[in-house]
């Protein structure tokens, strides 16, 4: 920069925590939290293949660069809830409890 309403979970080891971080909430968890490992899986960001498009350059063999699409045996990543939700601004509805939309911040992955 670019993406975060899609998807993917068993098994040992462990022993009480976890969902980044603070506050509020709602979850999950002794029918086993976190961890670590082992197996399997999603996904297609990054390498690699396959076939066209369009552009550029060529020594006329091709090279190279964009968008897109398909494949996945490699590198990462992921595999409860939207990034679980508010949280800051602006909007809009309202039965005044609260709800909705966008957008930011902060995280996360490449």
């Nucleotide at each position: 920069c670019a993406u975060c309403c899609a998807g993917a979970g068993g098994g040992g080891u462990g022993g009480a925590g976890g969902g980044a971080a603070a506050u509020g909430g709602c979850c999950c968890u002794a029918c086993g939290a976190a961890a670590c490992c082992c197996c399997g899986g999603c996904a297609a960001c990054c390498a690699u293949c396959c076939a066209g498009g369009c552009g550029a350059c060529c020594a006329a063999g091709g090279u190279c660069g964009c968008a897109g699409g398909g494949a996945a045996a490699g590198g990462u990543g992921c595999c409860a809830a939207g990034u679980c939700c508010a949280u800051c601004a602006g909007g809009c509805c309202c039965a005044c409890g609260g709800g909705c939309c966008u957008g930011a911040a902060a995280g996360a992955u490449g």
SAM riboswitch aptamer (S box leader) from a soil metagenome, 110 nucleotides, folded computationally. The sequence is in RNAcentral, with records from MGnify. It matches the Rfam family "SAM riboswitch aptamer (S box leader)". About the family: The SAM riboswitch is found upstream of a number of genes which code for proteins involved in methionine or cysteine biosynthesis in Gram-positive bacteria. Its family is annotated with regulation of gene expression in the Gene Ontology.